Context: one part of a larger RNA
RNA sequence: CUGGGCGUAAAGCGCGCGUAGGCGGUUAAUUAAGUCAGAUGUGAAAGCCCCGGGCUCAACCUGGGAACUGCAUUUGAAACUGGCAGGCUAGAGUACAGUAGAGGGUGGUGGAAUUUCCAGUGUAGCGGUGAAAUGCGUAGAGAUUGGAAGGAACAUCAGUGGCGAAGGCGGCCCCUGGACAAAGACUGACGCUCAGGUACGAAAGCGUGGGGAGCAAACAGGAUUAGAUACCCUGGUAGUCCACGCCGUAAACGAUGUCUACUCGGAAUUUGGUGUCUUGAACACUGGGUUCUCAAGCUAACGCAUUAAGUAGACCGCCUGGGGAGUACGGCCGCAAGGUUAAAACUC
Numbered sequence: 001c002u003g004g005g006c007g008u009a010a011a012g013c014g015c016g017c018g019u020a021g022g023c024g025g026u027u028a029a030u031u032a033a034g035u036c037a038g039a040u041g042u043g044a045a046a047g048c049c050c051c052g053g054g055c056u057c058a059a060c061c062u063g064g065g066a067a068c069u070g071c072a073u074u075u076g077a078a079a080c081u082g083g084c085a086g087g088c089u090a091g092a093g094u095a096c097a098g099u100a101g102a103g104g105g106u107g108g109u110g111g112a113a114u115u116u117c118c119a120g121u122g123u124a125g126c127g128g129u130g131a132a133a134u135g136c137g138u139a140g141a142g143a144u145u146g147g148a149a150g151g152a153a154c155a156u157c158a159g160u161g162g163c164g165a166a167g168g169c170g171g172c173c174c175c176u177g178g179a180c181a182a183a184g185a186c187u188g189a190c191g192c193u194c195a196g197g198u199a200c201g202a203a204a205g206c207g208u209g210g211g212g213a214g215c216a217a218a219c220a221g222g223a224u225u226a227g228a229u230a231c232c233c234u235g236g237u238a239g240u241c242c243a244c245g246c247c248g249u250a251a252a253c254g255a256u257g258u259c260u261a262c263u264c265g266g267a268a269u270u271u272g273g274u275g276u277c278u279u280g281a282a283c284a285c286u287g288g289g290u291u292c293u294c295a296a297g298c299u300a301a302c303g304c305a306u307u308a309a310g311u312a313g314a315c316c317g318c319c320u321g322g323g324g325a326g327u328a329c330g331g332c333c334g335c336a337a338g339g340u341u342a343a344a345a346c347u348c
Stems, first nucleotide, its partner, number of pairs: 004319003007302002012316001014200001016198002021193003025088003030083002033081002035077008049065006091190001092187003098180002103176003107173003110154001115149007125136002162169002205246006214240002219235004257315006265293012277280001297304002321348003330341004
């Protein structure tokens, strides 16, 4: 390379948008690039293959044929693919009028709680643990009542509930994106995927400036212990919060790329629509999500099973024994931390 694969054995980019490229619904016509057929020219000789001939045979030599699967020119064919121009509506999209939702964003605002401060009452303990001690307290703590300040998070509702491409999202008000059902008005293939590219991307971390209640790496002390640079306790700084700018990684997981079609059932839940009558906490039908269970089939097994890991198609990404190593070197990116791309020697 061919072939085979990618839930758990190596392997799906963290996720979207999208360029080139690849692939692309239906109908009638046209063209003839791909495709198919014929002809002509060429495809040196030798060699290979077939049929003969010559050395006593063979190797070897030699005659003829075939082949040279190709290329060019030309004459045709028109199903399929492509091109050109036209039509269609089942894909895709737009409009109308609705629904549900922690989807996103700015600025406000609400109550509970923690902490601190002020004031009152009040007196000897509080706190903490397996047990203690460090710590706080007669300079009046803890408890309790009233008031004030400030920051962060939003109990109950809350749900294998919802929304979002993923990361993720939870008090209330304002602005705003998407999804879905119904009806079937409009456009008329406008589509799918996507190397490069680009936007987003938890936490931690970084820069500048704020903020700082609680929590809390580091750090300090007290315990435990043979030791205890830990687990437990008392404190406590970065950080956690906000604004702007970086970083670009995670078991970024469904360890399962995106899109499309097809393939038994049952149950639950969420959100639309329609119908039926016995108007009910009803039933039936029909869409979009989510969860459980199971048939065929698949799978090494576990399991998956209309939300497939089944049956197929389109396109992209990735894998090729373990270690060395996601490392070195180089490139690119970054303020740095580092990220990304990515070997080899050697060894088993």